[in-house]
């Protein structure tokens, strides 16, 4: 610097439920595990979604949609 096993110890936590915030997409907390080797972080590009609007357009959401950027843990072998 890269890789990730029929390994070990750990980590995160989908849907759904309850509470709560928001016009909303959705967020947060608790429960719960579908899954994940970055399912850590970033809205830069694309996609999808929401709101305003007659349209353009604007403002948002989504990082567990894809790409990209960035920072890391563990260990047998190389």
């Nucleotide at each position: 610097u890269g890789c990730g096993a029929u390994a070990a110890a750990g980590c995160c936590a989908a849907a759904c439920u309850c509470a709560u915030u928001g016009c909303g997409a959705a967020g947060u907390g608790a429960g719960g595990a579908c899954g994940g080797a970055a399912a850590g972080c970033c809205a830069c590009g694309g996609g999808u979604c929401u709101u305003g609007c007659g349209a353009u357009c604007a403002a948002g959401a989504u990082a567990g949609c894809c790409g990209g950027g960035u920072u890391g843990c563990c260990u047998g072998g190389a």
A computed fold for a 78-nucleotide RNA from Candidatus Moduliflexus flocculans, annotated as c-di-GMP-I-GGC riboswitch aptamer. The prediction has a mean pLDDT of 85. Of the family's consensus pairs, 90% are formed in the model.